[in-house]
RNA sequence: GCCUCAAUAGCUCAGUAGGUAGAGCAACUGAUUUGUAACCAGUAGGUCGUGGGUUCGAUUCCUGCUUGGGGCACCA
Numbered sequence: 001g002c003c004u005c006a007a008u009a010g011c012u013c014a015g016u017a018g019g020u021a022g023a024g025c026a027a028c029u030g031a032u033u034u035g036u037a038a039c040c041a042g043u044a045g046g047u048c049g050u051g052g053g054u055u056c057g058a059u060u061c062c063u064g065c066u067u068g069g070g071g072c073a074c075c076a
Stems, first nucleotide, its partner, number of pairs: 001072007010025004019056001027043004049065005
C1' cells in the first nucleotide's frame, strides 16, 4: 500500500429483506435471612463509532473518515 470483517447498555453479544432496540452478566431498590452470599421480584442505563447521502422514515441501504481484528504484497 491492497483486500476483507467488525464498531449496538459498564462488559459479552443478539437484532431487524427500512417503521423510533433486546438478552445475559454487572449496578441499584425491594423481598427473604440473625447477618452476608445465593435465589426471587423490580428499576435505571444506549441520539446503535463519526460526518454526509437516499428516503415520509436509517441501527439497518450507499459513501468519506476513525479505531480494531484477519489476510496479501513490499522489506537492502

RNAcentral holds the sequence, with entries from ENA. A computed fold for a 76-nucleotide RNA from a Bacteroidales bacterium, annotated as transfer RNA. Its Rfam family is "tRNA". It is annotated as a transfer RNA. Rfam's curators write: Transfer RNA (tRNA) molecules are approximately 80 nucleotides in length.